[in-house]
RNA sequence: GGCCCUAUAGUUAAAUGGAUAUAACGAGCGUUUCCUAAACGCUAAUUGCAGGUUCGAUUCCUGCUGGGGCUA
Numbered sequence: 001g002g003c004c005c006u007a008u009a010g011u012u013a014a015a016u017g018g019a020u021a022u023a024a025c026g027a028g029c030g031u032u033u034c035c036u037a038a039a040c041g042c043u044a045a046u047u048g049c050a051g052g053u054u055c056g057a058u059u060c061c062u063g064c065u066g067g068g069g070c071u072a
Stems, first nucleotide, its partner, number of pairs: 001071007010025004018055001027043005048064005
C1' cells in the first nucleotide's frame, strides 16, 4: 500500500429500518441498620465524526478517524 472485521451509558453487551435506544455491573439519592455491608426503591448517563438514501437510520450507502486482523 491492498483487503476484511469493528466503534452504542463509566465498563461489558442487546436492539439490525418504525422506541421514550434496553439490561447487567458501576455512580448518585433514599428506605432499613447503632454504624458498615447486604437487600429494596428511585435518578442520571449512551449510538465515533461528516455527508447521503428514506416518510422514518443505532441499523443501509460513501468518506474520514480510532482499534483489530490477513496479505505483499